This is a predicted structure of a 74-nucleotide RNA (transfer RNA) from an Oligoflexia bacterium. It was read from a public genome assembly. Model confidence (mean pLDDT): 81 of 100. Rfam family: tRNA. By type it is a transfer RNA. NCBI's taxonomy places the organism under Bacteria, Pseudomonadati, Bdellovibrionota, Oligoflexia.
């Protein structure tokens, strides 16, 4: 250079045919239990869905360009 995949909370990863305010699990932080912790339970907060265009009433989700990353082929 080509091909095929991955990229969504701090980190791991769901997200069905493009639909109703983007989820889960550990960390975080409160409170509760305790004599103080751990664990346990309850809660809270945390997102530019890598990025730019585009199609569409609507896009994580389809196209198209691009960045970073893993595996082949050359």
């Nucleotide at each position: 250079g080509c091909g095929c995949g991955g990229g969504u909370a701090g980190c791991u990863c769901a997200g069905u045919u493009g639909g109703a305010u983007a989820g889960a699990g550990c960390a975080a932080c409160a409170g509760a239990c305790u004599a103080c912790g751990a664990a346990u339970c309850u809660g809270u907060a945390g997102g530019u869905c890598g990025g730019a265009g585009g199609u569409u009433c609507g896009a994580c989700u389809c196209c198209u360009c691009u960045c970073c990353u893993g595996c082949g082929c050359g």